[in-house]
Context: one part of a larger RNA
RNA sequence: CGUUGGAUGUUUGAGAGGGUCUGUUUUUAGUACGAGAGGACCGAAAUGGACGAACCUCUGGUGUACCAGUUAUCCUGCCAAGGGUAAGUGCUGGGUAGCUACGUUCGGACGGGAUAACCGCUGAAAGCAUCUAAGUGGGAAGCCCCCCUCAAGAUGAGACAUCCCUUUACCUUCGAGGUAACUGAAGGAACCUGGGAGAUUACCAGGUUGAUAGGCCGGCUGUGGAAGUGUGGAAACAUAUGCAGCAGACCGGUACUAAUUUUCCGUGAGG
Numbered sequence: 001c002g003u004u005g006g007a008u009g010u011u012u013g014a015g016a017g018g019g020u021c022u023g024u025u026u027u028u029a030g031u032a033c034g035a036g037a038g039g040a041c042c043g044a045a046a047u048g049g050a051c052g053a054a055c056c057u058c059u060g061g062u063g064u065a066c067c068a069g070u071u072a073u074c075c076u077g078c079c080a081a082g083g084g085u086a087a088g089u090g091c092u093g094g095g096u097a098g099c100u101a102c103g104u105u106c107g108g109a110c111g112g113g114a115u116a117a118c119c120g121c122u123g124a125a126a127g128c129a130u131c132u133a134a135g136u137g138g139g140a141a142g143c144c145c146c147c148c149u150c151a152a153g154a155u156g157a158g159a160c161a162u163c164c165c166u167u168u169a170c171c172u173u174c175g176a177g178g179u180a181a182c183u184g185a186a187g188g189a190a191c192c193u194g195g196g197a198g199a200u201u202a203c204c205a206g207g208u209u210g211a212u213a214g215g216c217c218g219g220c221u222g223u224g225g226a227a228g229u230g231u232g233g234a235a236a237c238a239u240a241u242g243c244a245g246c247a248g249a250c251c252g253g254u255a256c257u258a259a260u261u262u263u264c265c266g267u268g269a270g271g
Stems, first nucleotide, its partner, number of pairs: 001153001005164007015150004021049007033038001051107005059101004066094005071086006111145003118138004165270001167181005182268001187265004191207005212258003215254005221247003228241005
């Protein structure tokens, strides 16, 4: 921009894409078959591999804004307690959320249709025979559906539900015309707080009739026993106060702070 008024939501599915894999074991059954050796079709069940999708409950990884330990050196006058730097975490031990696989769950199915090779029925040409010439049945991991995803720019532009707009004057080539005034809807956007979204955009959650983010409170969870003080020890240190102190993303609350006030687009009934 189009889809013949504008808008919000829900859809149909023309079409397109994805997927389509397979082993082993048990049973049927040591049955059919076979002198024996051996050893099935058909059917039923279980369990794997590779591949794929989703997710983070478990097991792990990461986790440079969390906790602790520790070396060298510098600083806060000193002790103690802290802080800075050490190839863009000094090193080390752990680790929430998130992201992940080595983790978990799930998938290929079932079924239908038309067929290939092939197997048939009836059957003439050609008194026989013949699956074929008329007619008709079966038949594959393949084809078309069935399953999953996208999808009306499918210009053939679809459907459904709901919402909104019902003025005046003048000019006129009478046309869905022009000018001026009034009106400005439904809805959308700008702007702002943000993330489950994200390069930007878009999308989504919110904007005081508010839990959107921060702060604060509580919890979960992580680390692992803070500082200060007391006691014991010559000291290093240990121990009590005290599962302490501290804490990023997680969960639940709470308007304390910030989402203020607003502006613009969109019209007037529609071939």
The part of an RNA shown here (large-subunit ribosomal RNA, domain VI) has 271 nucleotides and comes from a marine sediment metagenome. The RNAcentral record of the full RNA draws on SILVA. Its Rfam family is "Bacterial large subunit ribosomal RNA".